The prediction has a mean pLDDT of 84.
The RNA shown here (transfer RNA) has 72 nucleotides and comes from a Bdellovibrionales bacterium.
The sequence was found in a public genome assembly.
It matches the Rfam family "tRNA". Gene Ontology term of the family: triplet codon-amino acid adaptor activity. By type it is a transfer RNA.
RNA sequence: AGGCGCGUAGCUCAGUGGGAGAGCACCUGCUUGACGUGCAGGGGGUCGACAGUUCAAUCCUGUCCGCGCCUA
Numbered sequence: 001a002g003g004c005g006c007g008u009a010g011c012u013c014a015g016u017g018g019g020a021g022a023g024c025a026c027c028u029g030c031u032u033g034a035c036g037u038g039c040a041g042g043g044g045g046u047c048g049a050c051a052g053u054u055c056a057a058u059c060c061u062g063u064c065c066g067c068g069c070c071u072a
Stems, first nucleotide, its partner, number of pairs: 001071007010024004018055001026042005048064005
């Protein structure tokens, strides 16, 4: 320098045009002598950035940024 893949909640990830979600973690209540477990409820996201396409973009296109792998 070029090619490929990845970037979504604190962590691990799903979701591939129209509702942003799961598990774990965190908070509250109940349960317990207490902790844990269990049950019920709750908070937390500019979906890496900027443009473009579209009635509508986490999703499609381009550029850039970061990480990983490969080639030179």